[in-house]
The part of an RNA shown here (large-subunit ribosomal RNA, domain II) has 682 nucleotides and comes from Deinococcus sp. NS-SX14. Its mean pLDDT, the model's own confidence on a scale to 100, is 86.

Context: one part of a larger RNA
C1' cells in the first nucleotide's frame, strides 16, 4: 500500500426543562430503614411538589406593595392541573464525542558520556638548537670585555607513540545514529593518560559556544497532578421517507470565537390575518432638469478700489488693449445645491380576481468566511476573477440541454422505469441527431473566425449640389498674346529667390502667372480657349459591409475537416433535430380531501449541503427455553439466474464437524473507508 481485527455522542445526579406513555388527581408521591425464599412484594408520611399572592421585610391576604391618598400604577386573583414512574429531544455539573500539543508543578534517578575540582599513579623513538651558570685562556690598576670548552635552559624547533580534528574526497536506506584514505596542527606542556572520589536540574560545570550534564538541552529523564489546558486541526461506522437554511443585523480584549434577533424544522392554538394584483389616500427628493438660494466658473458691459501713464508746489485732475468686489446681459457647472420633479418605492384603507400561506406559544437545530453575473454607486486608473454598498437571479446546496472543454452565462429545476410522442435554448455539408431548404440583399476580405487613434478612387444603398445636344467630363489638334525684363531688391531676378503692386490692351482665350527648368534669359507645362468626339460627368453629406494600421517565444488551426450567388453577414418564411421540460403508458411515496371504512378514488407533491422530523434493518446479550432446530449434518465459510422499496432476508449443492435458536418483549462495548489512526498479516 493492501487484507483482517479494534477504534469516537456514553455513563452519573432525590439536578433544570420539554415531549410522548401509564397511574391517581386537589391532589401525587415516598426516602433512609424495618419485614420478606435477602425474590415478588408488604411496611415505612420524615421530606418534596402543587392547591396564593404582594412585598426588602415586619405584615397582610383575594389582593398586596408604592404613597398623605378611597388618587393612579406595579405584581397578583376573578378559578384551575397537578403529580408520580419509564423513555426519549436538549441543558447544567463532572475528562462528557474520539485522538493530538508545545508547556507547568511536585518527588524521585542520574557525572559508567561530557564539563570542572581534589586524591593518587602512569605516559612522551629518536634528531636538532645550545640560555644562564661554571672552568680554563686573553684582557684591566682593578671591574666592564673578548675567545675557546664544559653546561643543558625552553608554554624552543624537526619528528613517532599519545592528543587532536586543517583541506579535498568518499560515505550518507552508510561498514559507522558523525565515520574512512590522503593530508594537516600539538607532540616538556595552561600536556596525555589509568584509578578511586567531589558538584545537578532554575541546578551543576563552562580559557564562554547558552556549551556540556548518558546518542535532539534556551532548562535532562523517570513517575505523579493527569483522561493538564487546545475559542485550534483530523476523524466520527447501517437504510429509506418528509421539510430545509445561513454566510445578515447589534455587542463583543471582538474579527476563523460567543450572545440575541433574522433565516430552517417539529409540535400545539388562532382561523384567512399572508402573497400577488387592482383603485383611492398619506408619504418621498433619486433619474432628469434647473440656477430662485449655497459654492464654483468663461466673454462682454458698467463701475468701486488698486497697480500702470501722464500731468502736478499742493490739493486736484486726465489717460488705461492691466488686477478687479457690486451691478447687467449672455453662457455653464455641483454627492455633501434645488424654484422644480418622475419611473419607482413604503404604508394604510378598500376591492375579493389569482394564490397558500401568515401570525403567537413551546422543543430541537444549523448559520453569522460567501462567490459570480445583470443593473445602481463609492474606493481604485469608469484597472482586476480587485474591493465597499444597494438591487435581482444564479450557483453555495442543482444533476439535465446549449456556450469545443468551462461553479456562476442561456434553456431548465432529475421519485422510478419505457427500444412511446411534443419542444425549449441552441441547432441542422461532414465529424453529429436534424434544410447543402425557399425568397431578397451584403461581403472578396477566409472578412467570419480578436484590438485602437488614424488612413484610403475597396464596394452597396440614400440625400444634396455643379457641369451638360446653345456639346459638359476624359481623351486628341490647335491657341496660350501685346505694353512687359510690372516696379523694387540684386552681380543677374526677365511669370516662377524676396518684398510692393496685381493694371491696361488686342482677343475666342490667355494669372504681372499652377508646376518643372535656367547663372540670368531659354526650354517644358497649367489655368483659360477654339475644334474634334457625342452622353453623361465632377464635388460634398449620411450610412450598410469590407482593407491597413496588426510583432513572441515546442506546431499549427473556426472544436476540427472543410465552407465563397456560402456550410459568411443582413431581412424574411416554412420544416426537421433537439433536455431527466412536457405528455403518453406502468409503478411507488408523501399530504390533502371525499367517501367509506380500513380501502378505493380524486387532487397536489415527492433536487438538495448543514440541520429539524419520521419509519425501519442488522450485530452481541437476556426473558421466552427443562421449549425448537441439529451428527439423516449447528455455527462458521463457500456457490448461484430467488424475494423484498433499501438496510437486507431466504433455499441448495459443496466446505465444515457440535453447536444454534423463532415469534414477542428487554438490555446495550450495537454497524467503519478514511482519524499521517492502533495491532497483527503480506
Nucleotide at each position: 500500500g493492501c487484507c483482517g481485527g479494534c477504534g469516537a455522542c456514553u455513563u452519573a445526579g432525590u439536578c433544570u426543562u420539554g415531549u410522548g406513555u401509564a397511574g391517581c388527581g386537589a391532589g401525587c408521591u415516598u426516602a433512609a430503614a424495618u419485614c420478606g425464599a435477602a425474590g415478588a412484594g408488604a411496611u415505612g408520611g420524615a421530606g418534596g411538589c402543587g392547591u396564593a399572592g404582594g412585598g426588602a421585610a415586619a405584615c397582610c391576604g383575594a389582593g398586596u406593595c408604592u404613597g398623605a391618598a378611597c388618587a393612579g400604577g406595579g405584581c397578583g386573583a376573578c378559578a384551575u392541573a397537578g403529580u408520580u414512574a419509564c423513555a426519549c429531544g436538549a441543558g447544567c455539573u463532572a475528562g462528557a464525542c474520539u485522538c493530538g500539543a508545545a508547556a507547568c508543578c511536585a518527588g524521585g534517578u542520574g557525572a559508567g558520556c561530557u564539563a570542572g575540582g581534589c586524591a593518587u599513579g602512569a605516559g612522551c623513538a629518536g634528531g636538532u638548537u645550545g640560555a644562564a651558570a661554571c672552568u680554563c685562556c686573553c684582557g684591566u690598576g682593578a671591574c666592564u670585555g673578548g675567545g675557546a670548552g664544559u653546561g643543558g635552559a625552553g608554554g624552543a624547533c624537526c619528528g613517532a607513540a599519545c592528543c587532536g580534528g586543517u583541506g579535498c574526497a568518499c560515505g550518507c536506506u552508510u561498514a559507522a545514529a558523525c565515520g574512512u584514505u590522503c593530508u594537516c596542527g600539538g607532540a616538556u606542556g595552561a600536556c596525555u593518560u589509568g584509578u578511586g572520589u567531589c558538584u545537578a536540574g532554575g541546578a551543576g560545570u563552562g580559557a564562554a559556544a547558552a556549551g556540556c550534564u548518558u546518542a535532539c538541552c534556551g532548562a535532562a529523564c523517570c513517575u505523579g497532578g493527569a483522561g493538564a489546558u487546545a475559542g485550534c486541526u483530523a476523524g466520527u461506522u447501517c437504510u429509506c421517507c418528509c421539510c430545509g437554511a445561513a454566510a445578515u443585523g447589534u455587542a463583543u480584549u471582538u474579527a476563523g470565537g460567543u450572545a440575541c434577533a433574522g433565516c430552517g424544522u417539529c409540535g400545539a392554538g388562532u382561523g384567512c390575518u399572508g402573497a400577488a394584483u387592482g383603485u383611492g389616500g398619506c408619504g418621498u427628493g433619486u433619474a432628469g432638469a434647473g440656477c430662485a438660494c449655497u459654492g464654483a466658473c468663461a466673454a462682454g458691459g458698467c463701475u468701486a478700489g488698486g497697480g500702470g501713464g501722464c500731468c502736478u508746489a499742493c490739493c486736484a485732475g486726465c489717460c488705461u488693449a492691466c488686477c478687479a468686489a457690486a451691478c447687467c446681459u449672455u453662457a455653464u457647472c455641483a454627492a455633501a445645491c434645488u424654484c422644480c420633479g418622475a419611473a419607482g418605492u413604503g404604508u394604510c384603507a378598500c376591492a375579493g380576481u389569482u394564490u397558500u400561506a401568515a401570525c403567537u406559544c413551546g422543543g430541537c437545530a444549523g448559520u453569522g468566511a460567501g462567490g459570480c453575473u445583470g443593473c445602481g454607486u463609492g474606493a481604485g486608473c469608469u484597472a482586476a476573477c480587485u474591493u465597499u454598498c444597494g438591487u435581482a437571479g444564479c450557483c453555495g446546496a442543482a444533476a439535465g440541454g446549449g456556450a469545443a472543454a468551462c461553479a456562476a452565462c442561456c434553456c431548465a429545476g432529475a421519485c422510478c422505469g419505457c427500444c412511446a410522442g411534443c419542444u425549449a435554448a441552441g441547432g441542422u455539408c461532414c465529424c453529429c441527431a436534424a434544410a447543402u431548404c425557399g425568397u431578397c440583399g451584403u461581403u472578396a476580405a477566409g472578412u467570419g473566425g480578436u484590438a485602437a487613434a488614424g488612413g484610403a478612387u475597396g464596394u452597396g444603398g440614400a440625400a444634396u449640389u455643379g457641369c451638360a445636344g446653345u456639346g459638359a467630363c476624359a481623351g486628341c489638334c490647335a491657341g496660350g498674346a501685346g505694353g512687359u525684363u510690372a516696379g523694387c531688391u540684386u552681380a543677374g531676378a526677365a511669370g516662377c529667390a524676396g518684398c510692393u503692386a496685381c493694371c491696361c490692351u488686342u482677343u475666342a482665350a490667355a494669372g504681372a502667372g499652377u508646376g518643372c527648368g535656367u547663372a540670368a534669359u531659354a526650354g517644358c507645362u497649367c489655368a483659360c480657349u477654339g475644334g474634334u468626339c457625342g452622353a453623361g460627368u465632377g464635388g460634398u453629406u449620411c450610412u450598410g459591409c469590407g482593407c491597413c494600421g496588426a510583432a513572441a517565444a515546442u506546431g499549427a488551426u473556426c472544436g476540427g475537416g472543410g465552407c465563397u450567388u456560402a456550410a459568411a453577414c443582413g431581412a424574411u418564411g416554412u420544416a426537421c433535430c433537439g433536455a431527466a421540460g412536457c405528455u403518453g403508458c406502468g409503478g411507488a411515496c408523501u399530504u390533502g380531501c371525499a367517501c367509506u371504512u380500513u380501502g378505493u378514488g380524486c387532487a397536489a407533491u415527492u433536487g438538495g449541503u448543514a440541520g429539524g422530523g419520521g419509519a425501519g434493518c442488522g450485530u452481541u446479550c437476556c426473558a421466552a427455553a427443562u421449549g425448537u432446530c441439529g451428527a439423516u449434518g449447528a455455527a462458521g465459510g463457500u456457490a448461484g439466474a430467488c424475494c423484498g422499496g433499501a438496510a437486507g432476508g431466504a433455499c441448495u449443492g459443496c466446505u465444515g464437524g457440535a453447536g444454534a435458536u423463532a415469534a414477542u418483549g428487554g438490555a446495550a462495548g450495537u454497524g467503519c473507508g478514511g482519524a499521517u489512526g492502533c495491532c497483527g498479516g503480506u